Context: one part of a larger RNA
RNA sequence: GUCUGCGAGUUAAUCUUUGUGGCAAGGUUAAGGGAGUUACACCCGGAGCCGCAGCGAAAGCGAGUCUUAAUAGGGCGUGCAGUCGCAAGGAUUAGACACGAAACCAGGUGAGCUAACCAUGGCCAGGUUGAAGCGAGUUUAAAAGCUCGUGGAGGACCGAACCUACUAAUAUUGCAAAAUUAGGGGAUGAGCUGUGGUUAGAGGUGAUAUGCCAAACGAACUUGGAGAUAGCUUGUUCUCCCCGAAAUAGCUUUAGGGCUAGCGUUAUGCGUUUAGUAACGGAGGUAGAGCACUGAAUGGGCUAGGGGGCUUAUUGCUUACCGAACCUAAUCAAACUCCGAAUGCCGUUACUCCAAGCAUAGCAGUCGGACUCCGGGAGAUGAGUUUCGGGGUCGAAAGGGAAACAGCCCAGACCAUCGGCUAAGGUCCCCAAAUUUAAGCUAAGUGGGAAACGAGGUGAGGUUACUGAAACAACCAGGAGGUUGGCUUAGAAGCAGCCAUCCUUUAAAAAGUGCGUAACAGCUUACUGGUCGAGUGAUCUUGCGCGGAAAAUUUAACGGGGCUAAGCUUAAUACCGAAGCCAUGGAAACGUGCGGAAGCACGUUUGGUAGGGGAGCGUUCUGUCAGCUGGGAAGGUCGACCGUAAGGACGGCUGGAGCGGACAGAAGUGAGAAUGCAGAC
Numbered sequence: 001g002u003c004u005g006c007g008a009g010u011u012a013a014u015c016u017u018u019g020u021g022g023c024a025a026g027g028u029u030a031a032g033g034g035a036g037u038u039a040c041a042c043c044c045g046g047a048g049c050c051g052c053a054g055c056g057a058a059a060g061c062g063a064g065u066c067u068u069a070a071u072a073g074g075g076c077g078u079g080c081a082g083u084c085g086c087a088a089g090g091a092u093u094a095g096a097c098a099c100g101a102a103a104c105c106a107g108g109u110g111a112g113c114u115a116a117c118c119a120u121g122g123c124c125a126g127g128u129u130g131a132a133g134c135g136a137g138u139u140u141a142a143a144a145g146c147u148c149g150u151g152g153a154g155g156a157c158c159g160a161a162c163c164u165a166c167u168a169a170u171a172u173u174g175c176a177a178a179a180u181u182a183g184g185g186g187a188u189g190a191g192c193u194g195u196g197g198u199u200a201g202a203g204g205u206g207a208u209a210u211g212c213c214a215a216a217c218g219a220a221c222u223u224g225g226a227g228a229u230a231g232c233u234u235g236u237u238c239u240c241c242c243c244g245a246a247a248u249a250g251c252u253u254u255a256g257g258g259c260u261a262g263c264g265u266u267a268u269g270c271g272u273u274u275a276g277u278a279a280c281g282g283a284g285g286u287a288g289a290g291c292a293c294u295g296a297a298u299g300g301g302c303u304a305g306g307g308g309g310c311u312u313a314u315u316g317c318u319u320a321c322c323g324a325a326c327c328u329a330a331u332c333a334a335a336c337u338c339c340g341a342a343u344g345c346c347g348u349u350a351c352u353c354c355a356a357g358c359a360u361a362g363c364a365g366u367c368g369g370a371c372u373c374c375g376g377g378a379g380a381u382g383a384g385u386u387u388c389g390g391g392g393u394c395g396a397a398a399g400g401g402a403a404a405c406a407g408c409c410c411a412g413a414c415c416a417u418c419g420g421c422u423a424a425g426g427u428c429c430c431c432a433a434a435u436u437u438a439a440g441c442u443a444a445g446u447g448g449g450a451a452a453c454g455a456g457g458u459g460a461g462g463u464u465a466c467u468g469a470a471a472c473a474a475c476c477a478g479g480a481g482g483u484u485g486g487c488u489u490a491g492a493a494g495c496a497g498c499c500a501u502c503c504u505u506u507a508a509a510a511a512g513u514g515c516g517u518a519a520c521a522g523c524u525u526a527c528u529g530g531u532c533g534a535g536u537g538a539u540c541u542u543g544c545g546c547g548g549a550a551a552a553u554u555u556a557a558c559g560g561g562g563c564u565a566a567g568c569u570u571a572a573u574a575c576c577g578a579a580g581c582c583a584u585g586g587a588a589a590c591g592u593g594c595g596g597a598a599g600c601a602c603g604u605u606u607g608g609u610a611g612g613g614g615a616g617c618g619u620u621c622u623g624u625c626a627g628c629u630g631g632g633a634a635g636g637u638c639g640a641c642c643g644u645a646a647g648g649a650c651g652g653c654u655g656g657a658g659c660g661g662a663c664a665g666a667a668g669u670g671a672g673a674a675u676g677c678a679g680a681c
Stems, first nucleotide, its partner, number of pairs: 001681006011094013026050003032044003054061002064076004097235002100232001104225006115199009124189001126158003129154001133150006162186003166183005201217001203213003238616006248261005262366002264363007273356001275352008288339001289337002294333003298329004305322002307319004369394010399410003414586004419582003425576003428561003434573001436572006447563001453547002457544010474531005480504003485499003510525001514523002587606008617670001619667007627659002635654005641648002
C1' cells in the first nucleotide's frame, strides 16, 4: 500500500412538543402481594401524582381576590378538558456520537544505566628532566656566593596500556537507537577501575550542563481515581423527494466560544393583510449649485488707521510702504446654506399576480466571509489593503464566453432526443459560423502593455494673413549719399558700450539682422526691381499613428498559425453559438376545476452546502399466517431482465442442508476516509 473483518447520536430517569390509542370531570397506579407460564400476559394494591379555582408575602377570602379609607381605579383571575400509555422530535442529568491530550492526585517499584559518597581490592610499558637535603672543592674575617658530586621531588616532560572525546571524513532504512577511520588531549593523579553497600520523585545526586536518577526527566516508572477535562482537531456507514440559510446587531475575562434577535424549515390559524406598478398626499437638506450667514481666499478701486521722511514743538505736510471696513471682478467649504434634485422612505387608493405576508408552536444552522460595480472614511484619491452604506455573483451554481481563470459577461442543470431558435461572444485555419456588403482611417505588425513630455507622420474641421494690381520658395540684379552720426576710446568706420535714430537720391536701401576685422575691408539680411505662374504662411480643435519603451523558463505583452486586414471607426444583412427558450415523449410536487372514487384536464414548479420536513430500500432476530427444499436450501459465480434510487427477480454452473414470502414487532441495522483497530498478502 491493497484486500477482508471490526469501527461512532445509545440506554435510563425526568420535563416539553407533535402524532396516535384508552378512559373522561376525571385519569392513573408505585412499592408490594396473589395465582401461574416456554413466553407475552392476568388479578389485587388509591399510598401518591396530575386535572377540576383563583387571588394574596401571609393570616385569609373565594368567581373572585389583592392593593386601598373606598362600593373608585388598577393588577392577576373568572370562557376554552384532562389524564395515562405507545412512537417520534428536543431539553436536562448521567462518559451521553466516537477516538485523542499535555497535565493533577494517591499507593507502590526502581541507583544491575548514571550522579555522589562509604568499605575493601586492583592497575599505570619505556624514556626524560633533575627541586630540597647532604657531601667535597673554591671563596669570605665569618657568612652569603660559585663549581662539582650525590640525591630523586613534581596536580613536572615525551609516550603505550588505560581513560577521554578537540577536528575531519565515513556512516545517517548504520557494523552501531551515538559507531568506525585518521589525527588530538590526560596518562603518579582533583588518576583510572573491580566487588559489596548508602541516598528515591513535593525526592535524591550534582567541580550547574536543568545534568543524571535503566536508550525520551523543568520533575522517573507503574497501578488506580479514570471513559479526568478538551469552547480544539479528525472521523461519523443505505436511497429518493420538497424547501433552503448565515458569515449581521446587542451583550459576553468576549473576539476561531456562547446567549437573545435577524435570516431557514415544519405544523396550525388568519385569508391578500405581502410585493410590483400607477396616481395622489407627506417628511427630509444629500448630489448639484450658490455666497444671503459662518469661515477661507485672489486682483483692482477707494479709504479710516499704521509705518517711513520733512517740519513744528503738538501742530501740520508728504509718500513707487502696509492696509481693516466698504465697492467691484473672479473663487472655495465634511463639521457654511439664500437654494436644491434624482432615487429611497412613510401613507391612501386602484390594477396585476400560484407571489407572498402576519401570528403561535416544534426543530435548526449561522456569528472567520470573498471579489466586483456604485457612494464615502482611513492609507500615499498605494495594495489581491482596511472600514462602513447600496446592488450583484461566489459561498451553496453546473452550462456558454473571457486561451487557461470561485467572485467578471451571458445564463439558473427534473429526465430523454444523431430536432429547432437565440444570449454573451464570435464567423481565414486550429474551431461551429461571412475570406459578407458599404464608407472612411491606420503603415506603426499600431492592432497585440505604459506616463509626463517631444516631433514639417497623416486624415477631418475652424479662425486669420498674403495672393493674377503676381503671393510663398528659388534664381538674376540692386542694397546708395551726407557719414568714419555724436560721445567714449589706443582704435570704435552699421555691428565693445552710451545717446540720438535725422535728411537726401531713389524702384528700394536700417545712422543697420547676423558673420567678420586691431580698426577698416569683406560676406549677408531687412527693403526693391526682374524671371516664373497658383496658391502660400500662422494658429486652434479633433481622428489614427511615431518616439519616450531596459530582466532574468524558450519566441513569451494576439492562445497559436498567420493577418495590411483576418487591424480600427461607422452602418447593414446573414449565420454560428449554452444544460437559456421552443418542440416531442416521460417522472414527481403543488394549486384550480370536474369526479362517489380511481383518476382526468389546465396552470405553475422541480441547481443546492449548513439545516428543517417527507417517503422508502436493505440487514439480524421475534411473533402470526401460508409456503419452498437431496427431483438440491443458504452461499459463490456468470448473464443482453425489472424498478426513479436504495434494490429485486429469473436462468446456467458450482455448492451440499437448510431457506425465503406477506403482515406486525425489536435493534449490537448499512463503511471509503478517523496519521482508525486486527488479520492476510
Predicted 3D model of a 681-nucleotide part of an RNA (large-subunit ribosomal RNA, domain II) from an uncultured candidate division WWE3 bacterium.
It was read from a public genome assembly.
Its mean pLDDT, the model's own confidence on a scale to 100, is 85.
Rfam family: Bacterial large subunit ribosomal RNA. Its family is annotated with ribosome and structural constituent of ribosome in the Gene Ontology.